[in-house]
SAH (S-adenosyl-L-homocysteine) riboswitch aptamer from a Bacillota bacterium, 80 nucleotides, folded computationally.
The prediction has a mean pLDDT of 79.

């Protein structure tokens, strides 16, 4: 770093259907707008006094940027 899981990025309704997923008679069909970012866990590895513990992964502070189309609400600011 990747795989897996969890949390967060205000909420809801409708709609299109790319990727992924499922099905397929291979023609397609079903499903589908947190799939992105941030953080954490875990897997794993190393060490030890080895049913476990420690480290990689300590502590503190500050802090997001984004997410097809249409609509509604919430929140903030300004004008009237």
């Nucleotide at each position: 770093u990747c795989c897996u899981c969890c949390g967060a990025g205000g909420a809801g309704c409708g709609u299109u259907g790319c990727g992924a997923g499922g099905c397929u008679g291979c023609g397609g069909c079903c499903c589908c707008a947190g799939g992105c970012u941030c953080g954490g866990a875990a897997c794993c590895g190393g060490c030890c006094c080895c049913a476990g513990g420690c480290c990689g992964a300590u502590g503190g502070a500050a802090c997001a940027a984004c997410g097809g189309c249409g609509c509604u609400c919430a929140c903030c600011u300004g004008a009237c």